[in-house]
């Protein structure tokens, strides 16, 4: 580094350290010397992986293999502004117009971030 597969409208902050930029890119909006970003601790949030228990399925059968749905939270990641902050590419719609072009909704996608397994 790259590919698959699944999730992103919920939630969850304190101290110390540092001292200017931060929000992935770009526009726009914001955050932020009342100390942001980042680091460190300790606290948490959630429930990917785990661990139990259930209904279905696959199978000749099953303690395996799929899937769905409920409790748990010791461990391995993750996260704790603002919907992934909001838009970007496409489509419909709805609205102004004489044409174009702006603006709003809805679903799609591309980019992102996780987290698993795989190269």
């Nucleotide at each position: 580094u790259u590919c698959u597969u699944a999730u992103c409208u919920a939630g969850a902050a304190u101290g110390g350290c540092c001292g200017a930029g931060g929000g992935a890119u770009a526009g726009g909006c914001c955050c932020u010397g009342c100390g942001a970003c980042g680091c460190c601790a300790u606290g948490g949030c959630a429930a990917c992986c785990c661990a139990c228990c259930g209904a279905g399925g696959a199978u000749c059968a099953u303690u395996u293999c799929c899937c769905c749905g409920g409790u748990g939270a010791a461990g391995g990641u993750g996260c704790c502004a603002a919907u992934u902050c909001c838009u970007a590419c496409c489509u419909c719609c709805a609205g102004g117009a004489u044409u174009u072009u702006a603006u709003g909704g809805a679903g799609g996608a591309c980019a992102g971030a996780u987290a698993a397994g795989g190269a």